[in-house]
A computed fold for a 1429-nucleotide RNA from an uncultured organism, annotated as small-subunit ribosomal RNA. RNAcentral holds the sequence, with entries from ENA and SILVA. Its mean pLDDT, the model's own confidence on a scale to 100, is 84.
RNA sequence: CGGCGUGCCUAACACAUGCAAGUCGAGCGAGAAAGUUCCCUUCGGGGAGCGAGUACAGCGGCGGACGGGUGAGUAACGCGUGGACGAUCUACCCAAGGAUUCGGGAUAACCUUGCGAAAGCGGGGCUAAUACCGAAUGGUCUGGGCAUUUUGAAAUGUGCCUGGUAAAGGUGGCCUCUGAUUCAAGCUAUCGUCUUUGGAUGGGUCCGCGUCCCAUUAGCUUGUUGGUAGGGUCAUGGCCUACCAAGGCGACGAUGGGUAGCUGGUCUGAGAGGAUGAUCAGCCACACUGGGACUGGAACACGGCCCAGACUCCUACGGGAGGCAGCAGUGGGGAAUAUUGGGCAAUGGGCGCAAGCCUGACCCAGCAACGCCGCGUGAGGGAAGAAGGUCUUCGGAUCGUAAACCUCAGUCAGGAGGGAAGAAAUGGGUUGUCCUGAACAGGGAUGGCCUUUGACGGUACCUCCAGAGGAAGCACCGGCCAACUCCGUGCCAGCAGCCGCGGUAAUACGGAGGGUGCAAGCGUUUUCCGGAAUUACUGGGUGUAAAGGGCGUGUAGGCGGGGAUGCAAGUCAGAUGUGAAAAUCCGUGGCUCAACUGCGGAACUGCAUCUGAAACUGUAUCUCUUGAGUGCUGGAGAGGGAAGUGGAAUUCCUAGUGUAGCGGUGAAAUGCGUAGAGAUUAGGAGGAACACCAGUGGCGAAGGCGGCUUCCUGGACAGUAACUGACGCUGAGGCGCGAAAGCGUGGGGAGCGAACAGGAUUAGAUACCCUGGUAGUCCACGCCGUAAACGAUGGAUACUAGGUGUAGGAGGUAUCGACCCCUUCUGUGCCGGAGUUAACACAAUAAGUAUCCCACCUGGGGAGUACGGCCGCAAGGUUGAAACUCAAAGGAAUUGACGGGGGCCCGCACAAGCAGUGGAGUAUGUGGUUUAAUUCGAAGCAACGCGAAGAACCUUACCAGGGCUUGACAUCCUCUGACCGCUCUAGAGAUAGAGCUUUCCUUCGGGACAGAGAGACAGGUGGUGCAUGGUUGUCGUCAGCUCGUGUCGUGAGAUGUUGGGUUAAGUCCCGCAACGAGCGCAACCCCUGUUGUUAGUUGCCAGCAAGUAAAGUUGGGCACUCUAACGAGACUGCCGGUGAUAAAUCGGAGGAAGGUGGGGAUGACGUCAAAUCAUCAUGCCCCUUAUGUCCUGGGCUACACACGUACUACAAUGGCUGUUACAGAGGGGAGCUAAGCCGCGAGGUGGAGCAAAUCCCAAAAGGCAGCCCCAGUUCGGAUUGCAGGCUGCAACCCGCCUGCAUGAAGUCGGAAUUGCUAGUAAUGGCAGGUCAGCAUACUGCCGUGAAUACGUUCCCGGGCCUUGUACACACCGCCCGUCACACCAUGAGAGUUUGCAACACCCGAAGUCAGUAGUCUAACCUAUGAGGA
Repeated sequence: CGGCGUGCCUAACACAUGCAAGUCGAGCGAGAAAGUUCCCUUCGGGGAGCGAGUACAGCGGCGGACGGGUGAGUAACGCGUGGACGAUCUACCCAAGGAUUCGGGAUAACCUUGCGAAAGCGGGGCUAAUACCGAAUGGUCUGGGCAUUUUGAAAUGUGCCUGGUAAAGGUGGCCUCUGAUUCAAGCUAUCGUCUUUGGAUGGGUCCGCGUCCCAUUAGCUUGUUGGUAGGGUCAUGGCCUACCAAGGCGACGAUGGGUAGCUGGUCUGAGAGGAUGAUCAGCCACACUGGGACUGGAACACGGCCCAGACUCCUACGGGAGGCAGCAGUGGGGAAUAUUGGGCAAUGGGCGCAAGCCUGACCCAGCAACGCCGCGUGAGGGAAGAAGGUCUUCGGAUCGUAAACCUCAGUCAGGAGGGAAGAAAUGGGUUGUCCUGAACAGGGAUGGCCUUUGACGGUACCUCCAGAGGAAGCACCGGCCAACUCCGUGCCAGCAGCCGCGGUAAUACGGAGGGUGCAAGCGUUUUCCGGAAUUACUGGGUGUAAAGGGCGUGUAGGCGGGGAUGCAAGUCAGAUGUGAAAAUCCGUGGCUCAACUGCGGAACUGCAUCUGAAACUGUAUCUCUUGAGUGCUGGAGAGGGAAGUGGAAUUCCUAGUGUAGCGGUGAAAUGCGUAGAGAUUAGGAGGAACACCAGUGGCGAAGGCGGCUUCCUGGACAGUAACUGACGCUGAGGCGCGAAAGCGUGGGGAGCGAACAGGAUUAGAUACCCUGGUAGUCCACGCCGUAAACGAUGGAUACUAGGUGUAGGAGGUAUCGACCCCUUCUGUGCCGGAGUUAACACAAUAAGUAUCCCACCUGGGGAGUACGGCCGCAAGGUUGAAACUCAAAGGAAUUGACGGGGGCCCGCACAAGCAGUGGAGUAUGUGGUUUAAUUCGAAGCAACGCGAAGAACCUUACCAGGGCUUGACAUCCUCUGACCGCUCUAGAGAUAGAGCUUUCCUUCGGGACAGAGAGACAGGUGGUGCAUGGUUGUCGUCAGCUCGUGUCGUGAGAUGUUGGGUUAAGUCCCGCAACGAGCGCAACCCCUGUUGUUAGUUGCCAGCAAGUAAAGUUGGGCACUCUAACGAGACUGCCGGUGAUAAAUCGGAGGAAGGUGGGGAUGACGUCAAAUCAUCAUGCCCCUUAUGUCCUGGGCUACACACGUACUACAAUGGCUGUUACAGAGGGGAGCUAAGCCGCGAGGUGGAGCAAAUCCCAAAAGGCAGCCCCAGUUCGGAUUGCAGGCUGCAACCCGCCUGCAUGAAGUCGGAAUUGCUAGUAAUGGCAGGUCAGCAUACUGCCGUGAAUACGUUCCCGGGCCUUGUACACACCGCCCGUCACACCAUGAGAGUUUGCAACACCCGAAGUCAGUAGUCUAACCUAUGAGGA
């Protein structure tokens, strides 16, 4: 762009305007005008003809019951389907027979008159008909009667008698007959009219079957059901009336309520089904709402009438008019649905002889991407892969042959030109044939030729012209689901069908680029079906997921054993009719294709009728015994009911003995007891329950049943095989039974014991525990009717491996007999195979395999609630929803985790010990507070003497102030040549200025260094450790964590890795559907403990010699110690016990060392989003004359307070003074520093020695003496003052040390809490790193050197196995209820209001039928009168 379709689903709401049903003059009477022609004229006009027998109106006929619209009502013989009418009608149409005779009186129109605004109405007068009426005739019509025939039946046929009932003419033509002047009363043709029969068409009525939801609608009905008689209707019938009878419908769902037009079909679906009923087609119903009839063949009538009502309009206020759910159109409603178009050309309809007229039916056009179908928006070439966009790992990639550019074809749209089919009839003209007819007239039938008619529309289609020119959007891109990146945003904005996305790297939000899908459309929303086997007929379930009734009995119903015969309802087969057309499917044609459409076929799975078959079901009859039942013989049993009776025990009463407690508990108290308890003895009372036997033993339908005896009574079982002969199974409703608690009436009441009281426990304790104690528990009678009424498993029947108990019975073998053993029936358990099951499990007592019947389920919550019904005295029971809300709820099993679950085991975990911390003072870290700043990080263990192995400046990241801006630092480019250094000035310094001094290397290009300049860039201890790498902590040096293959399981997973032992150990052994392996354990490595060999200086010194005040000082030596390299040694190797003869363990020997000798290094899979962006590295974000950088000063050192970690103490195992020994491991050159001298001392001076087994730093506790005498001290040393020393540019904030003086708290530390198992704790000192200086810290070293461990109950942590779980961010989990506030939905609610339905009564329009009265009346009749003939 075109073709074909479709288009108020809502207000059956209200409608302006126009159109949608008229037609016939060939039924009838009457009958114009305009205009035009002619004549006359007094020029005003008049007459005649044509117009024209036309128009309008009227009488009459036919049609307005069709066509068109709508779906309100209707759950109905309304519709669908198949039948019936022996109970019926049918205008127009067709076929056939017959007839169409003789008369009569009116009335519209018209004229006149009156009333009224109008609509309209009345009076008087005239006239016609195919209008109306009377009479005649008539039949194959019809009423009655009789006879006969026929049928299943009241049909029908025949005969006789007696009644009833018709009609209308019009037009054309002709003169053969009769008459005749034209011609007609004749003839003829045709259209009508009447009657009858038949047909066709269309109706009417009746019947079988089918046709939505609610049982929280269970009973309904009085014209109701039937009969008789009558009325009414076209026709049957309670359709209506009178009388008589008392029926009729209903669980196979009556009645009531809700909803709804039904169907062919349409959508969906594999089908079965489910949903639906637009267009098209069939039927029904309706026409403003309700009622009613009239006319007519047909209506109770969409464009007719009457009445009532509501509404609208006109009005002179007295009255009138109207009905779009016809076509357009308007308002309104609504999310939403079109033009007040053209034409009767075609098809169809009405009238007419026809021409023709009418036709919003219809055919066309217009509007709408509303649907389906077709076409186009270009095709080929074209890589510098252009520009540009986007992304980027900066290389490139992508949009992309896409574009540009070149060459083309021209569809659609545009312009120009040509140009259909749809048209065949009818009519007219002409020409034939045949028929009718007396006819050559006329008419009818059938041919040829000519002519006549197109809304659409100058449309379809065809040709030409020009030129890529005019023609692409929408959704999506996390998964489902095809398609990915960047930026923005930062749980915001937003998205979302479900899961879910968004909290600073969002493929999910928004934008962009790219991509995917569809395409003149695309997406959203809504509805229906599907998927959904998620209502399961096809085709599901009920042990635990929702679901078996608490149990029995039994009604209806459903289902039902063997044989024989008949029937043929079901069933099967064949045939016939029907199942409208359209639609669907197949084939084949027509539009260029397709959509669309023509033709043919199949199909329409259905219903009905006829015929046949007889296996199965059914039915009828006969028969059988195995199902079922009866009889007989037995034994078992807490089966039920009633009456009686027994002993033990508890309690109470009486009496005796007897004295101070009893009782109770985890421990107590309340309570009882000196008024004599408890205990004990004897006697008595009363109630309830029945120890032992006793047993997954027995009985019963279930609930349930337990001393013994008697009586009454039900059932089951075994044996037998006499009897009946399918009598059976199940069972909706119904009926009965039905634990405990509870209720009513009356008894009873010992013990126990809700409620209640008291005592304890506890934060509380309306509980658990204790002391009391009322209902109740017991009995009788009556109710209630529920339970985890459970085997969470309905009943019946049959079948399908076994094993082993137990209870009752029977049989067999054997025996003298009893046991034992075997077989079998019934019950009750366990294990287990097949099979089943989601799994767990079930498994002859099925949850297996089948059949029959019943009950029940359909996501969780709301809720077994509300309302209603029924039951109950009540409590309550039974039946049993919805709104709303959630995306789950649930089952079984798995792996973990957890448990105030269990078992086994370990660890300084507890216990046993020692020393502490928590109290004091100080040091140090942290919190908090403060501050300009007190930089930042670390936060339970596993932050807090931690990063920091050492903040006066620096460090330093913080604060204040002063400066710089390619920068303090790196690379690149250009220019210059010095820079550095020293001195002076200004300044707090950075810095600035002045002066002095002044290059080096070179391959001669340049480079090093410095200054200036431009930009790329530098820089950041800025953010994010929740974007990361790396590193680290921790569980934990705990013994675990996994894999391959195999096996098991539907699977998650399991097994291995569990089990029996053993170990420090998943260490090892044995067993085992597992067999192996890996990371961990152990070992290998280092130190230490013994020893050998080698080596012997700086180490050592036994012997020899020298020598000193002393000294390995010296010669000498390497034996010893030691040093440091290589070896040896220890392996449960040996012996004995235990143990499975194993692994191992216990003891012993030997040995320096004994069972991993001691210590270290070494840290599995993983956990904690653990710590660190401030060691370092790094993504992204942020700053860029500052968040960078330089400098001075300050701060990190603050101080009401709180905590952690340490040091020093509180003293006599001590302090002080004096004296005297003994280490190891380290460090030392800007260093350690000796001796000596000075100083009380810190220290100073000094400078030997030493780059170190050589020299130096360099010991203390301890030993031996003395004093102190238990005090705030000769303890303790804080704090403070003064005076000094050292380091360092500099000790004010803010260092360390010394001396003198001062002499605080503190007398062993509350609750709580830490470390340690042997060279350990404790205690003593020493060294080192950091470092100019600063150590109570940290890392090491050696000296002295204990106590205790019964043991694993408990606390903490951990490992293995097992168990429970509603946990799985895993118990720091999950989760319940009240309350407060707001909102939503629902129930109830004093009431109030409305709709619908039903019943009773009152008033009552139009209308129909009947009765009566009054009145009127042309035709017809009777009588009379008058006139006329």